[in-house]
RNA sequence: UAGAGUUUGAUCCUGGCUCAGAAUCAACGCUGGCGGCGUGCCUAACACAUGCAAGUCGAGCGAGAAAAGGGGGGCAACUCCCUGAGUACAGCGGCGCACGGGUGAGUAACACGUGGGUAAUCUGCCCUGGAGUGGGGAAUAACACCGGGAAACCGGUGCUAAUACCGCAUACGAUCACGAGGUCUGCGGAUUUUGUGAUGAAAGGAGCAAUUCGCUCUAGGAUGAGCCCGCGGCUGAUUAGCUAGUUGGUGAGGUAAUGGCUCACCAAGGCUACGAUCAGUAUCCGGUCUGAGAGGACGGUCGGACACACUGGAACUGAGACACGGUCCAGACUCCUACGGGAGGCAGCAGUGGGGAAUUUUGGACAAUGGGGGCAACCCUGAUCCAGCCAUGCCGCGUGUGUGAAGAAGGCCUUCGGGUUGUAAAGCACUUUCGGCCGGAACGAAAUCGCGCGAUCUAAUAAGUCGCGUGGAUGACGGUACCGGAAGAAGAAGCACCGGCUAACUACGUGCCAGCAGCCGCGGUAAUACGUAGGGUGCGAGCGUUAAUCGGAAUUACUGGGCGUAAAGUGUGCGCAGGUGGCCGCGCAUGUCGAGUGUGAAAUCCCCGGGCUUAACUUGGGAAUUGCGCUCGAAACUACGUGGCUCGAGUGUGGCAGAGGAAGGUGGAAUUCCACGUGUAGCGGUGAAAUGCGUAGAGAUGUGGAGGAACACCGAUGGCGAAGGCAGCCUUCUGGGCCAACACUGACGCUCAUGCACGAAAGCGUGGGGAGCAAACAGGAUUAGAUACCCUGGUAGUCCACGCCCUAAACGAUGAUGACUAGUUGUUGGAGGAGUUAAAUCCUUUAGUAACGCAGCUAACGCGUGAAGUCAUCCGCCUGGGGAGUACGGUCGCAAGAUUAAAACUCAAAGGAAUUGACGGGGGCCCGCACAAGCGGUGGAUGAUGUGGUUUAAUUCGAUGCAACGCGAAAAACCUUACCUACCCUUGACAUGCUCGGAAUCCUGCAGAAAUGCAGGAGUGCCCGAAAGGGAACCGAGACACAGGUGCUGCAUGGCUGUCGUCAGCUCGUGUCGUGAGAUGUUGGGUUAAGUCCCGCAACGAGCGCAACCCUUGCCAUUAGUUGCUACAUUCAGUUGAGCACUCUAAUGGGACUGCCGGUGACAAACCGGAGGAAGGUGGGGAUGACGUCAAGUCCUCAUGGCCCUUAUGGGUAGGGCUACACACGUCAUACAAUGGCGCGUACAGAGGGUUGCCAACCCGCGAGGGGGAGCCAAUCCCAGAAAGCGCGUCGUAGUCCGGAUUGAAGUCUGCAACUCGACUUCAUGAAGUCGGAAUCGCUAGUAAUCGCGGAUCAGCAUGUCGCGGUGAAUACGUUCCCGGGCCUUGUACACACCGCCCGUCACACCAUGGGAGUGGGUUUCACCAGAAGCAGGUUGCCUAACCGCAAGGAGGGCGCCUACCACGGUGAGAUUCAUGACUGGGGUGAAGUCGUAACAAGGUAACCGUA
Repeated sequence: UAGAGUUUGAUCCUGGCUCAGAAUCAACGCUGGCGGCGUGCCUAACACAUGCAAGUCGAGCGAGAAAAGGGGGGCAACUCCCUGAGUACAGCGGCGCACGGGUGAGUAACACGUGGGUAAUCUGCCCUGGAGUGGGGAAUAACACCGGGAAACCGGUGCUAAUACCGCAUACGAUCACGAGGUCUGCGGAUUUUGUGAUGAAAGGAGCAAUUCGCUCUAGGAUGAGCCCGCGGCUGAUUAGCUAGUUGGUGAGGUAAUGGCUCACCAAGGCUACGAUCAGUAUCCGGUCUGAGAGGACGGUCGGACACACUGGAACUGAGACACGGUCCAGACUCCUACGGGAGGCAGCAGUGGGGAAUUUUGGACAAUGGGGGCAACCCUGAUCCAGCCAUGCCGCGUGUGUGAAGAAGGCCUUCGGGUUGUAAAGCACUUUCGGCCGGAACGAAAUCGCGCGAUCUAAUAAGUCGCGUGGAUGACGGUACCGGAAGAAGAAGCACCGGCUAACUACGUGCCAGCAGCCGCGGUAAUACGUAGGGUGCGAGCGUUAAUCGGAAUUACUGGGCGUAAAGUGUGCGCAGGUGGCCGCGCAUGUCGAGUGUGAAAUCCCCGGGCUUAACUUGGGAAUUGCGCUCGAAACUACGUGGCUCGAGUGUGGCAGAGGAAGGUGGAAUUCCACGUGUAGCGGUGAAAUGCGUAGAGAUGUGGAGGAACACCGAUGGCGAAGGCAGCCUUCUGGGCCAACACUGACGCUCAUGCACGAAAGCGUGGGGAGCAAACAGGAUUAGAUACCCUGGUAGUCCACGCCCUAAACGAUGAUGACUAGUUGUUGGAGGAGUUAAAUCCUUUAGUAACGCAGCUAACGCGUGAAGUCAUCCGCCUGGGGAGUACGGUCGCAAGAUUAAAACUCAAAGGAAUUGACGGGGGCCCGCACAAGCGGUGGAUGAUGUGGUUUAAUUCGAUGCAACGCGAAAAACCUUACCUACCCUUGACAUGCUCGGAAUCCUGCAGAAAUGCAGGAGUGCCCGAAAGGGAACCGAGACACAGGUGCUGCAUGGCUGUCGUCAGCUCGUGUCGUGAGAUGUUGGGUUAAGUCCCGCAACGAGCGCAACCCUUGCCAUUAGUUGCUACAUUCAGUUGAGCACUCUAAUGGGACUGCCGGUGACAAACCGGAGGAAGGUGGGGAUGACGUCAAGUCCUCAUGGCCCUUAUGGGUAGGGCUACACACGUCAUACAAUGGCGCGUACAGAGGGUUGCCAACCCGCGAGGGGGAGCCAAUCCCAGAAAGCGCGUCGUAGUCCGGAUUGAAGUCUGCAACUCGACUUCAUGAAGUCGGAAUCGCUAGUAAUCGCGGAUCAGCAUGUCGCGGUGAAUACGUUCCCGGGCCUUGUACACACCGCCCGUCACACCAUGGGAGUGGGUUUCACCAGAAGCAGGUUGCCUAACCGCAAGGAGGGCGCCUACCACGGUGAGAUUCAUGACUGGGGUGAAGUCGUAACAAGGUAACCGUA
């Protein structure tokens, strides 16, 4: 020292991305009251108009106006003279201009920082000390005149001064040479004393004066500067070699000074993996920001250093420069020009243009501080101090305070009750900071200066210095700070956010649109995520956004990470450098530790104080500055030196095992081929085939031969080797290992970047060899295709020799070495012991190799003395996924390629382990009419019905795999009805409330399709009350709230339902295990229909399911007998009597529980068999449907949120439609016939229904039916004849005496009405169809099949549906297969869960990038040409005051010329980098494109690695 979001269905881990913080020379958006203190071109070191930024000294010098003053002359105008602060401008001269100010281009360097050295140096002005300042000379500017020029400016002649210039004299402890001595020094050398010789100075000014300011030489100091050295601080090795003045020496030159700094000669060195050279980038530091710190990033303001001054070069002057506001030259640019030639340099302060997201006034003053000059006054000073602009930052203040509930109005929300805005406002009472107004009013100023006093210095009461007192002067800021006064709540609040992270929620609008977004992600009609509003949260004169920095990030890990599977151990070994290293001494003092000391500038940070009202800010002191140097000390450890030791390591001796390696030889089996024999029709191959071989004789079989390759059995989680790897047998050569005991050496060890060697397979080169196998290739199959898998062939290759290649999932995915830390078991090699005749076997020990396992470790899996445990040393490697092990460059290679190895761009993940599911063309166990075994169907025909499709004005809507389709619909002619057309109504057909009128109701007429409209008539009820009147119900009218909607959303919902599935499952509590998701229980062994039961078990219990309880049916009993029944009597007849035994009815009980017996089983559960029983192992059937799945179905049953319509999407009426019809599908009916049809006769049910009803007898009709009316509110009457069956007859296998569709005619019934569009009857008609392709359905017993009967709906309409009984089978070996399901297990890259996931080409769009004939720039190297200015050298040309010389002349100097060096420039050849380029390569990204299906399950050929 704080964390959070995001990979998953969930979990743990790894890992990236993102956020919250601080901070900025900032910018942008919205907003903006005041003040203080800071900051303010980060871009174009781009170009600059204008003004200012460095002058000063008359006490160095000459000259010297104008003005002013005085005086004289003159009446005056005026003039002359003197004085003159000697003033201004200009000049000579001195000092300054090298400071101050700006900027950061260059620079990777002794540039900077830090610490040293200078015995290798200089230093103007300043301070201290010593000495001196004598005497001369020659010029020159100014000026005057002349001349040239447009100008800038220049030339000539003449005059003149100096603190300007030049000799001479003098001169010390200055300098030099030589000699001698001392001291110091690590060396080189330094210093000092002394002797001799030589050389070298000066300037004057002011003042009456004293004196003072200067000048010269010299010693020292201070300050500043130069040079040298140690150490420190960027990136790249895809920059590995660089270097000829290069490295050193000698000598010389040069400099203030060392030095290749320069030159001559000599030598051949010097630097570099501890990173030279090259390239890129960059001023450095004190510090600033951040951070817990260590670090990281930065270097603006302030301070120190450096560098630069339009670009490049150069020197001059000077104490100091190679000089920002100096000079010369070259170049670019700008300006002036008379075209000849000139001028300029804001990276000084302001300011302008330009660039840019972006950065201020052409301000005031020298009052203060500081600087230059001056004796001074003073002058100069864009340094500086101030002011101005900008919310650019930090800090402070304000925009009011108190009270105030009717909780006002308004807004917003609402469940309509209310809530909220909100004490907020208003109102009332106060206050007055800031701002505005009025008035007063500073500190900063005291020095310098004058006067006085004192101290100090001194000979001095001069001068100087210091102090005290005193006097006068000086303020840009500024009438500013500050103070006082009056008035008045008066003038002063915004910005961002409100899905999570992250404080803060509602409404409306929008509808994957518009938009938001830092990450995750929001938006497809109920958005707390968009936009707006209300409300809220945060901060507040600011708030947000963007950019960039540190943090969080232990996400480069020194502090402080990792590498079996997440990214990561080099394929292996040897080994130089490097790193590291056993035991005992001694020494030393490299590291180390301690003490002292110097330094670590100031500012900053921190602490304690002070000053501004506070704070920011500022200021005094301290601490700190973790560093470096020096001195002293310590000696454990480290390094070093030295002496020893034996345990590490090695050597020797004796044994042992081994597919260790190399070479040579040799053996048998097998395959193939060849020859011959026997022999005949096939062989071969596959899932099945075919290609292929074979009658020219294959295959098979026998004999012989050839040739190559590999070595069965032994053989093994066995052995050996560093790894790769190594296997018949024998011989030779050879490496390593292990064991035992002793001897020897004496740390010789370990690891190892670069390097060297080895390195499977494939591949390459040359030459051999070639049996089998076999890339490529060919053919045959398979397939939609099949460039594959399968088959038949087959070449490289596989083999050998030599030479390359150098990679593998080269794996234990685990680097090497050493030490330590429980055990058990197997096995290999060795040694010792016990044991044995010999063995076997056992014990101990050692080296390997395997399996478990404690502690410990690990994310988990797992590892576990052979560590992935605990430590030590060294090496290699990793830092999100993709792009990519790719491009470019280098190295290697014959090539293939290997190695080294990026970036742009793109994503928010990619990944590891484990968990629960789901899934698998994974496994095991089990069940089900699931298959099989059977019976009957469907699919073909006709019809019915439903659906799709089509059609239509409408064919209303819904249901769509199983689980829609004779479904909603248990009845569409009207109605239903929701649809269409037409005509109507608008508070409405229906509900509640208000007002008015009237009871209601009934009847009639007219118009109309009807709804409806118009007209007329009859008629008064109930309750209270004495009455008046009121009330309830109903009808009509009116106005408004509202009604209404089968309109939408079943993906907003409730409820109900389907389905998996009547499958046996689904869970919980506690405990336990696991970091956790989770597991356990529920798994296992048996058993069951069953998670049914038993046993076992870290589980023990429990719940929902199963079962049972319920209904029905089968047996019996009891009770009760009417309408039921009848043993008795009677009758045509249960008709009557009698009765309730039986049947039956309907109520209550009993009965069945694996209870009994035997067997099996584990002594269990249970199973098998049996007895008894009406019934036997849940007896049969029904009801009953766990947790959940399918966004399954239903808004058109009902309910309901939201949305929509409101003279219509509501309501009424008529007609039409839902009934259409090329067609397709589902479900049924009837058939195709003889187990049948038809005719006649005849027998036996059950369960239901019936008063708007069932309807008997009887009559009529062929019949449907009609008439009729008895009985029955039903065990009484009716529907109601059951049919198949049985008996007899007929038909005789045919489109029929089968089949009945269709059609015609005639009817019946229902109904207001049968046209669209009912059912039935009779007669006639008599279609398809002769048992149904692929495929498919139901059923396991009173079942299938078959036969009829009844009900609901209903006026009528049934082949549908729901029930009822009659007759009444066949088959089940069994669980391999299909389907569905359950349990366990396994794999998984799936979790929307295999209808999953996912790969690559192609096509399209966009993006970045590589190659590319080239093209255009930049930088740089080499060679050559050229050579301005300048310095140096030379000089025979020209000129020449000071000195020498009588002179000639000389010395010296200048100009010119030449030479060397050299900037710009030019030519050529490279290197490197940037941009661009027709075309081209791959890469990335992009809701719904194409082709296939590679991977994930055994992914349907296991996958993967290397290679061709």
Model confidence (mean pLDDT): 84 of 100.
Predicted 3D model of a 1508-nucleotide RNA (small-subunit ribosomal RNA) from an uncultured bacterium.
Its Rfam family is "Bacterial small subunit ribosomal RNA". Its family is annotated with ribosome and structural constituent of ribosome in the Gene Ontology.
The RNAcentral record of the sequence draws on ENA.